[in-house]
Overview: Small-subunit ribosomal RNA, 5' domain from an uncultured bacterium, 522 nucleotides, folded computationally. The prediction has a mean pLDDT of 83. It matches the Rfam family "Bacterial small subunit ribosomal RNA".

Context: one part of a larger RNA
This record gives sequence, structure tokens and C1' cells, in this order.
RNA sequence: GAUGACCUCUGGCGGCGUGCUUAACACAUGCAAGUCGAACGGAGGACCCUUGACGGAGUUUUCGGACAACGGAUAGGAAUCCUCAGUGGCGGACGGGUGAGUAACGCGUGAGGAACCUGCCUUGGAGAGGGGAAUAACACAGAGAAAUUUGUGCUAAUACCGCAUGAUGCAGUUGGGUCGCAUGGCUCUGACUGCCAAAGAUUUAUCGCUCUGAGAUGGCCUCGCGUCUGAUUAGCUAGUUGGCAGGGUAACGGCCUACCAAGGCGACGAUCAGUAGCCGGACUGAGAGGUUGACCGGCCACAUUGGGACUGAGACACGGCCCAGACUCCUACGGGAGGCAGCAGUGGGGAAUAUUGGGCAAUGGGCGCAAGCCUGACCCAGCAACGCCGCGUGAAGGAAGAAGGCUUUCGGGUUGUAAACUUCUUUUAUGAGGGACGAAGGAAGUGACGGUACCUCACGAAUAAGCUCCGGCUAACUACGUGCCAGCAGCCGCGGUAAUACGUAGGGAGCGAGCGUUAUCC
Repeated sequence: GAUGACCUCUGGCGGCGUGCUUAACACAUGCAAGUCGAACGGAGGACCCUUGACGGAGUUUUCGGACAACGGAUAGGAAUCCUCAGUGGCGGACGGGUGAGUAACGCGUGAGGAACCUGCCUUGGAGAGGGGAAUAACACAGAGAAAUUUGUGCUAAUACCGCAUGAUGCAGUUGGGUCGCAUGGCUCUGACUGCCAAAGAUUUAUCGCUCUGAGAUGGCCUCGCGUCUGAUUAGCUAGUUGGCAGGGUAACGGCCUACCAAGGCGACGAUCAGUAGCCGGACUGAGAGGUUGACCGGCCACAUUGGGACUGAGACACGGCCCAGACUCCUACGGGAGGCAGCAGUGGGGAAUAUUGGGCAAUGGGCGCAAGCCUGACCCAGCAACGCCGCGUGAAGGAAGAAGGCUUUCGGGUUGUAAACUUCUUUUAUGAGGGACGAAGGAAGUGACGGUACCUCACGAAUAAGCUCCGGCUAACUACGUGCCAGCAGCCGCGGUAAUACGUAGGGAGCGAGCGUUAUCC
């Protein structure tokens, strides 16, 4: 000098940041990923028309009855609107968290892929013909305490499955040109054979669907170099090293399998052990260097522990599935449910780290033609002197150098222009009035923050100073008490009767809403 800091004493305001470094310990509760009715069949509701059981003011009556406004059950129909469980589509692989593991192509940097993939997006070419069979929802009947589940029957689609068409695509055979370090690549819309497609919706503007070329974006793989400590770890290795054949993968590869060979790594430190996420950066330093990796950004890994695959363009998937383990909960004992290292919050651990807040107004994301819905991402507010920065706690005048305190050689000195007193000011605080930018979509409308910032007025010095130190290092000295005691101390050292070093007081020095100690790094 620095810190994600702790602790003691003290504490006025604002702006901007930051805030579990420990138990990757366990978690009550709420929220954090949905959306689309312009893919689909239904169910329910609203509105309208018809029907009109039943009630029935009232009119009439030969007292038996007849008519009847109005309310309105039920049933049928047509258009529109709304809501919803289900089928279907897209998204839940992003965003958010954590650093356990990892000494590794994990990361950084520089190359390579003639060995690869890429939903949505952009751009070019071509196309969408004709059929089929189901299944949820629903109905009925069951099983179960529940979670859930079984059977039968019906139905739709942008769900599923054949057929047709189809090249510039893919695979095989083959010809020419051209290029490359090799395997080989590119090309002539070369030639022949084989193979593969589709879906509609609508407010008629469009939005979708299928095949294919290119791009962009994102990913995957390989390699050179760099990347902590220990030799009181010296040998390690059998899919091990290489080949051949096959499988598998988007793709190369012992990635996997069979066979063959006996190799491969290592004092230029293999193997083993310990420690650790890596980097841009941060701190320090004149630099070289040393230390570090909080916040912010990039990459990686993980999601109660271990294993596994499914779906999908993409996962071996934090808020998906299956199995096993530990733990917690429910149970009718037969069986089930769960996963905060998301945001808040709780217990625990700890010297120590915040609200179970507001809003989608902005930015961004998902879905949707859109309106919009969702969004603990984000934007804000709350708490904390945790940090940095800014402001204030008054200013000018004022000597009877007051009183009081301390001290004294008793003359005085000092506190000290300090106070009182006079004249001002009102930052800030308080009260009142006005009151935003942030809002950008064609207009209109749309602000959580927030009646906040800011402006004006009123009031009155009014609402606001402490902490450490004073022997030397090191700025700052006297008195009293104590008497090697009590104590101080970073180092040297002080204290045994005149202590500037202990304790108190007066005075002084330094910093100041902080000051000092402690811990760690340079």
C1' cells in the first nucleotide's frame, strides 16, 4: 500500500459498488419454464332464435271453467366470443447457481480438420399428387388408502404409415480437366444403375411444410508451446504400444472386438503422493518479479452419492426418466413421494456475510401472425460505515487575554479568539408548494423505481465528533499516583521513591465519520 474482511470504541447525510471466504451440511414454505385455439377433436360457459313443463299479476264466467302479460325448467338450432384437461408443435441443452472433482488438450495461446455436425436465422433452386390404419381426450366397467392404473368401445390432426413424382443430393461403376505435403480434393448442373419427400392454417395480408446448394452462428475432434510441490515416490504399462480386418460414431482414433507382432513411457522426472477449477485480470513493485483468481467477462466441471441410457438439431439433461446407496416424509404396511451448489428464507457450522420485498416500465430471453402470456434473468427498493468518493457538524468580528481547569520559581504561564458577546449564512436536517428524463415502436396509451431526483419557499446555529498516540524508530510534555509492584511492549526496551515509556489529569500530535487492533499478500 491492499482486502469479499473480523473485532474494540464511536457514528450525521448522499452517490456508486460490494455482501456465507466456514458445512458441495440438512432443508419447512412460496415463487424461479412455459407458450400456441391461426395444428386437432372435444368439454364447459356467455350471447341469439325456436320450444315452452311449471308458477302466474290480471281479464272473463253459466262458478264447471276459459284467456293471459311476465318469470322460466327442458329440448333443438345457427353464428360469434371466452375458458380449459388432452393429442400435437416449439421451448424446458438458454438464462440462473456452485467450484466438489480435475495437474488434464481442462485452460491459455497458435495452427489444422482433404476426418465432422449444426434447430431457429439469411440467401438460391425445386416441389407439395393420391391414399390408409390407429390413438389420447371422451363414455362405460373395474383395481388401489394413495401415488397411480387396467379392460372394452368411439373420434381428430401440422400425430403416424405405405404409394406416386424427384436432382443439382446420397451410394456404386466409369470418362475428361485441374489442384494438393500424403491418404486425396475440386470440377465438367459428364454418363449409367440404385435409393429417399411433403401439411396444412387463416381475418386472404400472410404464416407454415418437403428436398437440396451456399452462408452465418454454435459445437466436436487433432496437434505445437506454456501451465504448482515432493526423488525421504525410480521404475511404470496387457487394450498396454503398433499392425490387419470388422463394428461403432456426425467424424478420426484401441473408441470397441477378433487375430498377429512385442512393443510404449521414464532423471529433458514416467509412475505415485499432496495441493489446485484455468484465464482476461486484481494487489504490490521504479521495473524485473512476487502473490492472487471475490465482484465483472470467457472457457471447463458439477447438480443428494454412484451408474445408465431415452428423446432431441443439440443432453447422457439442476427444477426430465430408469436402477442402486444414504437420508427425510406419507401409508390402510400392500406400497408410494422428495432433492434450494435458482431467488428469498430456516436450522447448523462460524470471528463473519442481507428481505420469506416491488415490477415486468426498460434491456434481454421462450412461445405466439398478433394481442399477449411467462420470465427471483433483469430493473428497482430494503438491510450492513463492508469499500471508494463527495458534503456537513457553521462563518466573520471579538482581550476585561473573563470565569473554571492545569501548572508555577507565586511574579506568572497555559487552555486561548477558544468561550461569552455582536453581525451574518442555511449546505444539511425538518415542514410546505411544484415536479421529471429514463417511453423506443405510425398515432393514442404504457414508469416498479416514485411524488424519488431536482426546483422554490419557510424556520432557526438550529439536527450532527470521535478514535489512536505523545522514550527512540515517529509528529507530539508536564504534574500527580505507583515503587522490578500494578502494569506497558511492533523492535530496542521501561517500572527497585523525583518514571516525558505503567495509571489518571491538563496540555499537545495525527487521522477524521471514522479511528485503532488482528489476520493475509506485496